[in-house]
RNA sequence: CUAAUCCACGGGCCAAUCACCGUGGAGCGGGGGACCCAUCUGCGUCCCUGGGGCUAAUUCCGCGGUCAACCCGCGGGAGGCGCGAGCUCUUUCAGCGCCAGCCCGUCAGCUAACCCCGCCGGCCGACGAAAGAGGAA
Numbered sequence: 001c002u003a004a005u006c007c008a009c010g011g012g013c014c015a016a017u018c019a020c021c022g023u024g025g026a027g028c029g030g031g032g033g034a035c036c037c038a039u040c041u042g043c044g045u046c047c048c049u050g051g052g053g054c055u056a057a058u059u060c061c062g063c064g065g066u067c068a069a070c071c072c073g074c075g076g077g078a079g080g081c082g083c084g085a086g087c088u089c090u091u092u093c094a095g096c097g098c099c100a101g102c103c104c105g106u107c108a109g110c111u112a113a114c115c116c117c118g119c120c121g122g123c124c125g126a127c128g129a130a131a132g133a134g135g136a137a
Base pairs, nucleotide, nucleotide: 001121005026006025007024008023009022010021011020027119028118029117030116031115032114037109050107051104052103053102054101058078059077060076061075062074063073064072065071079099080098081097082096083095087134088133089132090131091130092129093128
C1' cells in the first nucleotide's frame, strides 16, 4: 500500500510469552439472490462470435512487429489510483510513482428476506508550498 484486522476458548510446544493449528465471535470487504424498475419490439446494411466477476488497473489516436483480427513494443491524449509527513482528519498545488494480475465456466441487470466467500500478499523511506476543522502545549 491493501478489505486483508481484533478478541475469546481449546490444542501441541515452552520456564513463560510470541509464532503455529482448530473452533467461535466482532469488525472490514466481495459475490449470488424477488416485487418494482430496466432490458427484451419492427425494418435495412456490414462486421464479429460468447458472457460475467475481483481490482485503481480503463479507453482513444499515431508508428512499428505482419496484409489483417487478437496480441506485443514505443510515444501521445482523456480517464482512474497511491505517496505528497509537527498529532489526527479533510482539501488544493508542486513533485514522484502505478494503470499489473487473477477468477467463474456458456451462466448471473438492479434487488428486501435469505445464501455463499475472503481477511492474503508486497514494500522500507520522507521531512516541498498552502487552506480549514479538532486536539495538545